The RNA shown here (c-di-GMP-I riboswitch aptamer) has 78 nucleotides and comes from a Chloroflexota bacterium.
It was read from a public genome assembly, where an Rfam model found it.
The coordinates come from a structure-prediction model, not an experiment, and the mean pLDDT is 85.
[in-house]
């Protein structure tokens, strides 16, 4: 230095819920809030769940804190 790993240290993010805004909706954004998270950072490629539409039946969308894969990254004990 790199890979793996996750004790400690300094930090980081922010579930549910509430308020405001956007959306037909799933849901998203901002503020509050702290259930949790070693990638709870990014990403819709695969699976899965959800929403809208169709009913002759293709389709469009949402979720990354549902899982897998990919990319990037702080710290440094065993």
């Nucleotide at each position: 230095c790199c890979c793996a790993c996750g004790a400690a240290u300094a930090g980081g993010c922010a579930a549910a819920c509430c308020c405001g805004c956007c959306g037909c909706g799933a849901g998203g954004c901002g503020g509050g809030g702290u259930c949790g998270c070693a990638a709870a950072g990014c990403c819709a490629c695969g699976g899965g769940a959800c929403u809208c539409g169709c009913a002759u039946a293709g389709g469009a969308g949402u979720c990354g804190g549902c899982c897998g894969a990919g990319c990037u990254a702080c710290c440094g004990a065993a």
Of the family's consensus pairs, 95% are formed in the model.